[in-house]
Context: one part of a larger RNA
RNA sequence: CUGCGGUUAAGGAACUCAGCAAACUGACACCGUAACUUCGGAAGAAGGUGUGCCUGCUGGCGUCAGAGGCUUCGCGCCUCGAAGCGCCGGUGGGUCGCAGAGAGCAGUGGGUAGCGACUGUUUAGCAAAAACACAGGACUCUGCUAAGCCGCAAGGCGACGUAUAGGGUCUGACGCCUGCCCGGUGCCGGAAGGUUAAGGGGACCCGUUAGCCCGCAAGGGCGAGGCGGGGAACCGAAGCCCCGGUAAACGGCGGCCGUAACUAUAACGGUCCUAAGGUAGCGAAAUUCCUUGUCGGGUAAGUUCCGACCUGCACGAAUGGCGUAACGAUUUCCCAGCUGUCUCGACCGCAGACUCA
Numbered sequence: 001c002u003g004c005g006g007u008u009a010a011g012g013a014a015c016u017c018a019g020c021a022a023a024c025u026g027a028c029a030c031c032g033u034a035a036c037u038u039c040g041g042a043a044g045a046a047g048g049u050g051u052g053c054c055u056g057c058u059g060g061c062g063u064c065a066g067a068g069g070c071u072u073c074g075c076g077c078c079u080c081g082a083a084g085c086g087c088c089g090g091u092g093g094g095u096c097g098c099a100g101a102g103a104g105c106a107g108u109g110g111g112u113a114g115c116g117a118c119u120g121u122u123u124a125g126c127a128a129a130a131a132c133a134c135a136g137g138a139c140u141c142u143g144c145u146a147a148g149c150c151g152c153a154a155g156g157c158g159a160c161g162u163a164u165a166g167g168g169u170c171u172g173a174c175g176c177c178u179g180c181c182c183g184g185u186g187c188c189g190g191a192a193g194g195u196u197a198a199g200g201g202g203a204c205c206c207g208u209u210a211g212c213c214c215g216c217a218a219g220g221g222c223g224a225g226g227c228g229g230g231g232a233a234c235c236g237a238a239g240c241c242c243c244g245g246u247a248a249a250c251g252g253c254g255g256c257c258g259u260a261a262c263u264a265u266a267a268c269g270g271u272c273c274u275a276a277g278g279u280a281g282c283g284a285a286a287u288u289c290c291u292u293g294u295c296g297g298g299u300a301a302g303u304u305c306c307g308a309c310c311u312g313c314a315c316g317a318a319u320g321g322c323g324u325a326a327c328g329a330u331u332u333c334c335c336a337g338c339u340g341u342c343u344c345g346a347c348c349g350c351a352g353a354c355u356c357a
Base pairs, nucleotide, nucleotide: 001352002351003350004349005348006347007346008345010343011342014341019338027051028050029049030048031047036041038173052095053094054093055092056091057090058089059088060087061086062085063084066080067079068078069077070076096100108336109335110334111333113331114330115328116327120132121131136171137170138169139168140167141166142165148157149156150155174323175322176321177320179253180252181251184250185249186246187245188244189243190242193241194240195239199235200234204230205229206228207227208226209225211222212221213220214219254272255271256270257269258268281315282312293309294308295307296306297305
């Protein structure tokens, strides 16, 4: 010096990102116990007192000698119950130590906010959480050979279930609630019209050729029917266009100007745009850039914290909004107690390091 452990004057969080770590507390009995609350809780709230040993008196229970009653007479049943012993207490007196739950094992407590209702689950090996799940809520699909899923198929799960059932998606106890927009996208319904594939349809065109025509010939021209190729109009479903519905479907939820007899502000008016212009509630918030906003509280002093305000850069209603008792190895701030965290160090023990063999 390193690790582990012990003690420490005075102070007592001044340490630090943060009381991290350590210390305090700790058992049992009794007294006593607030806000709030879903009346269960919160509660071991908080805060107190007692605890050894000797001895006097005393209560309860157990055991039982014995007594009484009954008797199907049995080593039977029921009731009462002394002494002694055992167990659990109560109340006096005395006594020792620094200390009586004498060592060990054995809650620190309180206040305030955020998040998540809760018990649970998770990154095996850096994250346990405000993430996941959850009862509860809603939408939607599915009439049974169900929907959905696995499989090429056979077959199977769903389910030996049957809409109070099963699948999918979102939300996430409970309380109060959940506003406006269907223009876009999706989904559902509609079928008059438009578009439209294969296919149908074949107008018309082309190739080939019997034959015919011209030519001395070489060759050229016309060309029925057949065969072959191309091919317009027109008829062709769903889909799309179109017409409606639907937001606890994906999503969205404005700007400028003026106006009141101080000022300021604007209940009011004008105008432009939109599918509709954010309702209730909340708000510098796990969201606020400017920002350490402003005011109040707490401190001698507070970028954090709590309460307000509202100018919401860029909250907002099941990608749920706002509350909420209880709960949490959760996060923030404060207080009491307590301490080597610190002022600021010191000493001791054990094991190493180091030196020598």
A computed fold for a 357-nucleotide part of an RNA from a Blastocatellia bacterium, annotated as large-subunit ribosomal RNA, domain IV. Its mean pLDDT, the model's own confidence on a scale to 100, is 90. The source organism's lineage runs through Bacteria, Pseudomonadati, Acidobacteriota and Blastocatellia. The full RNA is in RNAcentral, with records from ENA.